Transfer RNA from a Minisyncoccota bacterium, 73 nucleotides, folded computationally.
RNA sequence: GCCGCUGUAGCUCAGGCAGUAGAGCAUCAAUUUCGUAAAUUGAGGGUCGAAAGUGCAAGUCUUUCCAGCGGCU
Numbered sequence: 001g002c003c004g005c006u007g008u009a010g011c012u013c014a015g016g017c018a019g020u021a022g023a024g025c026a027u028c029a030a031u032u033u034c035g036u037a038a039a040u041u042g043a044g045g046g047u048c049g050a051a052a053g054u055g056c057a058a059g060u061c062u063u064u065c066c067a068g069c070g071g072c073u
Base pairs, nucleotide, nucleotide: 001072002071003070004069005068006067007066010025011024012023013022019056027043028042029041030040031039049065050064051063052062053061
């Protein structure tokens, strides 16, 4: 230099052929207990790596860039 993959909650990851963004763990609260842990129930937490484009509508499609990983030279 060229090619490919990945980027979504604090962490690990889903999200079909575009239609109002989810799970588990963690955190917090309540219940329970003499108390703790465990268990049960609930809550908070995201402008989906950045920008632009298409479109009524983009996590999803297109382009450029950024970061990480891998391959070739």
Taxonomically the source falls in Minisyncoccota (Bacteria, Bacillati). Model confidence (mean pLDDT): 83 of 100. Its Rfam family is "tRNA". Gene Ontology term of the family: triplet codon-amino acid adaptor activity.